Annotation: Predicted 3D model of a 476-nucleotide part of an RNA (small-subunit ribosomal RNA, 3' major domain) from Sessilibacter corallicola. Model confidence (mean pLDDT): 85 of 100.
Context: one part of a larger RNA
RNA sequence: UGACGGGGGCCCGCACAAGCGGUGGAGCAUGUGGUUUAAUUCGAAGCAACGCGAAGAACCUUACCAGGUCUUGACAUCCUGAGAACUUUCUAGAGAUAGAUUGGUGCCUUCGGGAACUCAGAGACAGGUGCUGCAUGGCUGUCGUCAGCUCGUGUCGUGAGAUGUUGGGUUAAGUCCCGUAACGAGCGCAACCCUUGUCCUUAGUUGCCAUCAGUUCGGCUGGGAACUCUAAGGAGACUGCCGGUGACAAACCGGAGGAAGGUGGGGACGACGUCAAGUCAUCAUGGCCCUUACGACCUGGGCUACACACGUGCUACAAUGGGCAGUACAAAGGGUUGCGAAGCCGCGAGGUGGAGCUAAUCUCAUAAAACUGUUCGUAGUCCGGAUUGGAGUCUGCAACUCGACUCCAUGAAGUCGGAAUCGCUAGUAAUCGUGAAUCAGAAUGUCACGGUGAAUACGUUCCCGGGCCUUGUACA
Numbered sequence: 001u002g003a004c005g006g007g008g009g010c011c012c013g014c015a016c017a018a019g020c021g022g023u024g025g026a027g028c029a030u031g032u033g034g035u036u037u038a039a040u041u042c043g044a045a046g047c048a049a050c051g052c053g054a055a056g057a058a059c060c061u062u063a064c065c066a067g068g069u070c071u072u073g074a075c076a077u078c079c080u081g082a083g084a085a086c087u088u089u090c091u092a093g094a095g096a097u098a099g100a101u102u103g104g105u106g107c108c109u110u111c112g113g114g115a116a117c118u119c120a121g122a123g124a125c126a127g128g129u130g131c132u133g134c135a136u137g138g139c140u141g142u143c144g145u146c147a148g149c150u151c152g153u154g155u156c157g158u159g160a161g162a163u164g165u166u167g168g169g170u171u172a173a174g175u176c177c178c179g180u181a182a183c184g185a186g187c188g189c190a191a192c193c194c195u196u197g198u199c200c201u202u203a204g205u206u207g208c209c210a211u212c213a214g215u216u217c218g219g220c221u222g223g224g225a226a227c228u229c230u231a232a233g234g235a236g237a238c239u240g241c242c243g244g245u246g247a248c249a250a251a252c253c254g255g256a257g258g259a260a261g262g263u264g265g266g267g268a269c270g271a272c273g274u275c276a277a278g279u280c281a282u283c284a285u286g287g288c289c290c291u292u293a294c295g296a297c298c299u300g301g302g303c304u305a306c307a308c309a310c311g312u313g314c315u316a317c318a319a320u321g322g323g324c325a326g327u328a329c330a331a332a333g334g335g336u337u338g339c340g341a342a343g344c345c346g347c348g349a350g351g352u353g354g355a356g357c358u359a360a361u362c363u364c365a366u367a368a369a370a371c372u373g374u375u376c377g378u379a380g381u382c383c384g385g386a387u388u389g390g391a392g393u394c395u396g397c398a399a400c401u402c403g404a405c406u407c408c409a410u411g412a413a414g415u416c417g418g419a420a421u422c423g424c425u426a427g428u429a430a431u432c433g434u435g436a437a438u439c440a441g442a443a444u445g446u447c448a449c450g451g452u453g454a455a456u457a458c459g460u461u462c463c464c465g466g467g468c469c470u471u472g473u474a475c476a
Base pairs, nucleotide, nucleotide: 001476002475003473004472005471007470008469009468010467011466012465013464015460016459019424020423021422022421023420026315027314028313029312030311031310032309033308034306035305042053043052064301065300066299067298068297069296070295073125077124078123079121080120081119082118083117086103089100090099091098092097107114108113127290128289130288131287132286136284137283138279139278140277141275143273148187149186150185151184152183153182154163155162156161167178168177169176193267194266195265196264198235199234200233201232202231203230204229208224209223212222213221214220238261241255242254243253244252245251317417321376322375323374324373325372326371327370333364334363335362338357339356343352344351345350383414388409389408390407391406392405393404394403430452431451432450433449434448435447436446
């Protein structure tokens, strides 16, 4: 100087408390451990691994296993020889591949040849998701959006170092003020950026419809530019104003005006560093290793196994509910290898059909909770839907291992969950649907969108984590 203390002081955070809803019990989904296996590819490991890499394993992916194959190689550059490239069909085979066969003779040319491509050959070399993240770059997590981390000059100290950065106030903040052997400065904080909340101006189609007219009653048409909206530019909030407290300060408390008030809400943004944290399997890369194999191709299998254990979720256990009928109101997205309307067929998944749309025009697309009416009456039920049997639909060479969905039948556990434990402070929690990426198909996951919409916070004694000052130390 740090680090640590079941030392002290001050302060903060959904840290506790006050509340609301969960997990832990059940069934299923998903990840992991373990076990099994020819293989169940590999990585991730307290918080900060475990719906994580994976924004999507039937083949492919795929790295794993079995079998069948290749050896200048699936891929790159160079050399030699042959052939344009390319293409049709047949045979064998699980295919990779092997054999036969048809059409084709192109482009440039100094007529030597050349360019692109294919085949054969020799070697330089290719190739490796093989090892080492404790050799590395890059990227990322975490403490933590915590308020800290430093430097120059000066001063003090023999020196390591100190001071500044401590003190009195204050703040979300090393934020600001005052004091001060310090005076300044840098990286952080804040602001500048995006979005949302109010208003104005400009613009008016594909969007809008108050007034006027027509109407097939649909902004449909004429028309309008007001309103909504769209998207560009501005205005607006600064403790600016008033009162009080304060040290005549910074600031705090209350108020006015205002759509918004003291950082208005949300996001992007992550200092010096810590964890030899994570990643050699995104990529790059040193070293080591393999080179008729640890490289490459193919078929099939596996990653989907199952006594069990854990994490994360979904659905429930019901009446604030389930069923049936009727009636409303969104936002944000996607679409030409695509979205696919109306109509018709099917109980349905879906089929047929093909209008329109490169989209404020057409379409996915009926939002659902909600509201109104009715039924059920506390029951393992008109709750719950697992499991299983049968019949189908769709995607796709192909749904056996191993897809999703539909219909009929079946109708398991489950009556609110021990110890323990998690999230959340407002348009939040809870609850309800909607969309997108990936994607042929395949979400209860992820990311985004809106609808309905709470309760509680006395307070900081305690638990956890953190910041500043101080003290002790046989620690560095």